[in-house]
Molecule: c-di-GMP-I riboswitch aptamer
Organism: Bacillota bacterium
RNA sequence: GGUUCUAUUGGGCAAACUUAUCGAAAGGUAAGGAACGCAAAGCCGUGGGUCUAAGGAUCCGUAGAGGUCUAUGACAGCCAGGUUGCCAUU
Numbered sequence: 001g002g003u004u005c006u007a008u009u010g011g012g013c014a015a016a017c018u019u020a021u022c023g024a025a026a027g028g029u030a031a032g033g034a035a036c037g038c039a040a041a042g043c044c045g046u047g048g049g050u051c052u053a054a055g056g057a058u059c060c061g062u063a064g065a066g067g068u069c070u071a072u073g074a075c076a077g078c079c080a081g082g083u084u085g086c087c088a089u090u
Stems, first nucleotide, its partner, number of pairs: 012038002017032006036077001042083003046080003049075003055070005
């Protein structure tokens, strides 16, 4: 792309967990996942919030170990907001 048959049905994402990998960690990515759930559980770190603490500061200390504070790190499946889309109705 074409043909035939049936029917007026068919969908999307993917939590936990496992494996591999990146990362100091939180967490991310990929595959699996008889699937926790979600009508935006599509996208965007803009405002809150939460998580982590490498680095930095500081405390203790003979040394070592350790404690406290702090995102520049992370979470879009924490909430709000922005933006795009699907179905139904008007």